[in-house]
RNA sequence: AGCUGAGAAGGGCAAACCCGUCGCGAGGCGGGGGCGCAAAGCCAUGGACCUCCCUGCGAGGCCGCCAGGCUGCCGGC
Numbered sequence: 001a002g003c004u005g006a007g008a009a010g011g012g013c014a015a016a017c018c019c020g021u022c023g024c025g026a027g028g029c030g031g032g033g034g035c036g037c038a039a040a041g042c043c044a045u046g047g048a049c050c051u052c053c054c055u056g057c058g059a060g061g062c063c064g065c066c067a068g069g070c071u072g073c074c075g076g077c
Stems, first nucleotide, its partner, number of pairs: 002077004012037002017032006035064001041070003045067003049061004053056001
């Protein structure tokens, strides 16, 4: 470097739900919470899905749905 996540250590993230707040909404952010996650780290690039209304080459949301791009800890081979 490549493949890989069975067992292990130290850590990390945080679903539902609740509270506050922002947004018409999907949903975002902060706190609690912990179902899960080896990229559940980052990027809306393609598809899926969701929202809005002025219904279209429309404007948004979501990467914890799939694919792609970039980066990365530990262990095994």
Predicted 3D model of a 77-nucleotide RNA (c-di-GMP-I riboswitch aptamer) from Sphaerobacter sp. Rfam family: c-di-GMP-I riboswitch aptamer. From the family's description: GEMM was predicted in a large-scale screen for bacterial structured RNA regulatory elements. It was read from a public genome assembly, where an Rfam model found it. The organism belongs to Sphaerobacter, within Bacteria.